[in-house]
Context: one part of a larger RNA
RNA sequence: GCCAACGAGUUGUAGGUUACUGCAGGCUAAGUGGUAUAAAGUCACGGAGCCAUAGCGAAAGCAAGUAUGAUAAGUGCGAACAAAUUGUAGUAGCUUACAGACCCGAAGCCGGAUGAGCUUACCAUGAGCAGGGUGAAGUACAUCGAAAGAUGUAUGGAGGCCCGAACCAGUAGGUUGUACGACUCCUUUGGAUGACUUGUGGUAAGGAGUGAAAAGCUAAUCGAAUUCGGUAAUAGCUGGUUCUCUCCGAAAUAGUUUUUGGACUAGCGUCGCGUGUUCCCUUUGGGGGUAGAGCACUGGAAGGUUUUGACUAGUAGAAAUACGGCAACACCUAUCAAACUCCGAAUACCAAAGGUUAAAAAUGCGGCAGUAAGACCACGGGGGCGAAGCUCCGUCGGUCAAAAGGGAAACAGCCCAGAUCUCAAGUUAAGGUCCCUAAGUAUAGAUUAAGUGUAAGCGAGGAGGUGGAGUUUCAUUGACAAUGAGGAUGUUGGCUUAGAAGCAGCCAUCAUUGAAAGAAAGCGUAACAGCUCACCCAUCGAGAGACUCUGCGCCACAAAUAAUCGGGACUAAAAUCUAUCACCGAAACUGAGGGCUUACUAUUUAUAGUGAGCGGUAGGAGAGUGUUCCACUCUGCGUUGAAGCUAAAGGGGUGACCCAUAGUGGAGCGUGUGGAAGUACGAAUGUUGGC
Numbered sequence: 001g002c003c004a005a006c007g008a009g010u011u012g013u014a015g016g017u018u019a020c021u022g023c024a025g026g027c028u029a030a031g032u033g034g035u036a037u038a039a040a041g042u043c044a045c046g047g048a049g050c051c052a053u054a055g056c057g058a059a060a061g062c063a064a065g066u067a068u069g070a071u072a073a074g075u076g077c078g079a080a081c082a083a084a085u086u087g088u089a090g091u092a093g094c095u096u097a098c099a100g101a102c103c104c105g106a107a108g109c110c111g112g113a114u115g116a117g118c119u120u121a122c123c124a125u126g127a128g129c130a131g132g133g134u135g136a137a138g139u140a141c142a143u144c145g146a147a148a149g150a151u152g153u154a155u156g157g158a159g160g161c162c163c164g165a166a167c168c169a170g171u172a173g174g175u176u177g178u179a180c181g182a183c184u185c186c187u188u189u190g191g192a193u194g195a196c197u198u199g200u201g202g203u204a205a206g207g208a209g210u211g212a213a214a215a216g217c218u219a220a221u222c223g224a225a226u227u228c229g230g231u232a233a234u235a236g237c238u239g240g241u242u243c244u245c246u247c248c249g250a251a252a253u254a255g256u257u258u259u260u261g262g263a264c265u266a267g268c269g270u271c272g273c274g275u276g277u278u279c280c281c282u283u284u285g286g287g288g289g290u291a292g293a294g295c296a297c298u299g300g301a302a303g304g305u306u307u308u309g310a311c312u313a314g315u316a317g318a319a320a321u322a323c324g325g326c327a328a329c330a331c332c333u334a335u336c337a338a339a340c341u342c343c344g345a346a347u348a349c350c351a352a353a354g355g356u357u358a359a360a361a362a363u364g365c366g367g368c369a370g371u372a373a374g375a376c377c378a379c380g381g382g383g384g385c386g387a388a389g390c391u392c393c394g395u396c397g398g399u400c401a402a403a404a405g406g407g408a409a410a411c412a413g414c415c416c417a418g419a420u421c422u423c424a425a426g427u428u429a430a431g432g433u434c435c436c437u438a439a440g441u442a443u444a445g446a447u448u449a450a451g452u453g454u455a456a457g458c459g460a461g462g463a464g465g466u467g468g469a470g471u472u473u474c475a476u477u478g479a480c481a482a483u484g485a486g487g488a489u490g491u492u493g494g495c496u497u498a499g500a501a502g503c504a505g506c507c508a509u510c511a512u513u514g515a516a517a518g519a520a521a522g523c524g525u526a527a528c529a530g531c532u533c534a535c536c537c538a539u540c541g542a543g544a545g546a547c548u549c550u551g552c553g554c555c556a557c558a559a560a561u562a563a564u565c566g567g568g569a570c571u572a573a574a575a576u577c578u579a580u581c582a583c584c585g586a587a588a589c590u591g592a593g594g595g596c597u598u599a600c601u602a603u604u605u606a607u608a609g610u611g612a613g614c615g616g617u618a619g620g621a622g623a624g625u626g627u628u629c630c631a632c633u634c635u636g637c638g639u640u641g642a643a644g645c646u647a648a649a650g651g652g653g654u655g656a657c658c659c660a661u662a663g664u665g666g667a668g669c670g671u672g673u674g675g676a677a678g679u680a681c682g683a684a685u686g687u688u689g690g691c
Base pairs, nucleotide, nucleotide: 001691002690003689004688005687006686011099012098013097014096015095016094017093018092019091020090021089022088023087024086025051026050027049031045032044033043034042035041055062056061065077066076067075068074102240103239105237109230110229111228112227113226114225120204121203122202123201124200125199126198127197128196129194131163132162133161134159138155139154140153141152142151143150144149167191168190169189172187173186174185206222208218209217210216243624244623245622246621247620248619253266254265255264256263257262267371268370269368270367271366272365273364274363275362277360278361280355281354282353283352284351285350286349292343293341294340298337299336300335302333303332304331305330307328308327309326314323315322316321374400375399376398377397378395379394380393381392382391383390405416406415407414420594421593422592423591425590426589427588431584432583433582434568435567436566440581442580443579444578445577446576447575453570454569461555462554465552466551467550468549469548470547471546472545473544474543482539483538484537486535488512489511490510493507494506495505518533521532522531523530595614596613597612598611599610600609601608602607603606625680627677628676629675630674631673632672634670636669637668644664645663646662647661650659651658652657
């Protein structure tokens, strides 16, 4: 891991509610007796008592009333009225409380025992420590000394002394390798006559011992041993919780909470009983102070004008004063505001009237819940950075949650659309129609040349890219461009200057000749010179220039596979824009045929017709299947083969499942109607067994 078996809402007592049954007031309890006996049981007695028949009051109490109250008032709760049959006992379903209370699961707490053959400390009695080194005290002798004593040489053999085996320890490295065992081994290392090591026997223990103290050790167990019991401890926590079909179908919000991953109440679901249109839509009538707008108030902020103030920065001036600065009032211009409003919608909300629907809603009472972690999208906002697949509110918004199908390549929350079942039927939605891939290489017109684009998205700025619309100037009396020619004279204007001659600078900027030509727009020279320009003529012959708005493109634009439009690929498109017609395309809609639910109608009362409906998690309600046992039944089946098992393409049922057939098997088993449950397994790191 797989297979098989086992494995979880039970039982008692007491309430509530719903249904059914008995009685009409209902019912007996403990107990007693009979019967049968092993017992459970069953029948009879037993009216003690309980509920109902009257309520009100805290109560005494009073009573169709009572309590309050001074009250004969008022008020509360009742009676009466009306309506509905109602009461009681039992049985069953659901549910509540108390119990282990659906099952498994702690770490723990307490009590009694068992442990010091491991280890810690101690007691008693034994044992062990190769070899080598060092050489304390003391003693002897010698010398010195008056002595105390000192020195030297021998002798001596001390020490938690030194080196180093046994022994004890376990420093560093290696070895190993979940999985045959919590250690061992190798090299290296510390102590090795001592606070040494060790044998045997003994003493001390669980909030206790022992501890040269590490919360160490107390039998591979220690911040409280082990074992049994209290015990099914408790677990607002995690996991699991077993057959089918039908109808409806949520919530992730509010208030309170030692409360925030839990509860209680309300909201939202379902089932039953009632009310009877109260729901919804339209119309009419309302109040509002939001969006917007505005500046009339409250404030903010900008420019200007006038006046006033302190005489105060600064500047000028001898001063007056002027310029300028600050503050305030007033006026003008242009503005801003969630906590501004002279104004002011759309929606929404309230009320009334009318109307459709009655297969649809609303609402009251009662039984049973679940939910109270929500997510994204759109819009209005707060926080944040007008960040977040961020966070917090709002909308009786949408979807998912609890929703499958088609589209978006793939893609809970986006777009379309809500799956009762069947179909080699049709029509469409979103989205698409070159190939992958169903359907147009469709039609008409335009744009784009960037593979822009066919995917959501990237700015300021820059550019004779290119299309459209418009305004305006010039132009056959010849425009624009190009080419040829001219572009002169007074004059080198005056001044300045070393020089200044159109062209360093200042002033002036006239006149002449002319087709035209500036006292010069730009290069250039030391200054001249020189080259262009403006301007004019000729050649040429039809458009040319400036500007505004706008469509589609370009640069700006850097990342790791060629790494992409889903791909191939696509250029008068298979891109973009406009218009049009076809077609494809879903579980939508339609057609045909079945099933179920429900309202109404009709009856022959279980059938038919008509209409509406049948996605679904938590959850509510209903109807069934199967297993084991009991009672009755078929006066059922069975060695002429029961149960069980195996096989398969048979038959029935919406389904759980049921019935046949063949083989195997070898002794019991079923139908119908009721009843009772140890009643259904895929999950629980489930339990046991097998492989």